The RNA shown here (transfer RNA) has 72 nucleotides and comes from Phaeocystis globosa. Taxonomically the source falls in Phaeocystis (Eukaryota, Haptophyta, Prymnesiophyceae, Phaeocystales).
[in-house]
RNA sequence: UUCUUUAUAACAUAAUGGUUAGUGUAUCAAACUCAUAUUUUGAUAGUAUCGGUUCAACUCCGAUUAAAGAGA
Numbered sequence: 001u002u003c004u005u006u007a008u009a010a011c012a013u014a015a016u017g018g019u020u021a022g023u024g025u026a027u028c029a030a031a032c033u034c035a036u037a038u039u040u041u042g043a044u045a046g047u048a049u050c051g052g053u054u055c056a057a058c059u060c061c062g063a064u065u066a067a068a069g070a071g072a
Base pairs, nucleotide, nucleotide: 001071002070003069004068005067006066007065010025011024012023013022018055027043028042029041030040031039048064049063050062051061052060
């Protein structure tokens, strides 16, 4: 310098352009218990950044940032 892939909640991970972005762990609250743990229920927390296409974008396009890999 060129090319490819990836980026989603504190952690792990899903989601063919189609309507509340799902699940598990964790955290908090309640129920249960003499109490703790387990279990059940509920809550909190979200698409790397900027722009474009579209009636509608995690998804498609462009640029940037970061990480991994390959070539010269």